[in-house]
């Protein structure tokens, strides 16, 4: 260099025959408790890796690139 997979809250991670952006855990508040913990209730968190493109409308389709993992190959 090629070739494939991956990037969506703080962490693990869903959503993909394009229209509401979630979930569980950790965070904060509460309730119960003599007190912590647990349980259980409620809040808050998000430039969907970045830049363009197609569309009325994109996390979701295309394109380039950036970053991680993995494989193939060449040179020293």
């Nucleotide at each position: 260099g090629c070739c494939g997979g991956c990037g969506u809250a703080g962490c693990u991670c869903a959503g993909c025959g394009g229209g509401g952006a979630g979930a569980g855990c950790a965070g904060c508040g509460g309730u119960c408790u003599u007190g912590u913990a647990a349980a259980c209730c409620g809040c808050a968190g998000g430039u969907c890796g970045u830049c363009g493109g197609u569309u009325c409308g994109a996390g979701u389709c295309c394109g380039a690139c950036c970053g991680c993992c993995g494989g193939c190959u060449c040179c020293a």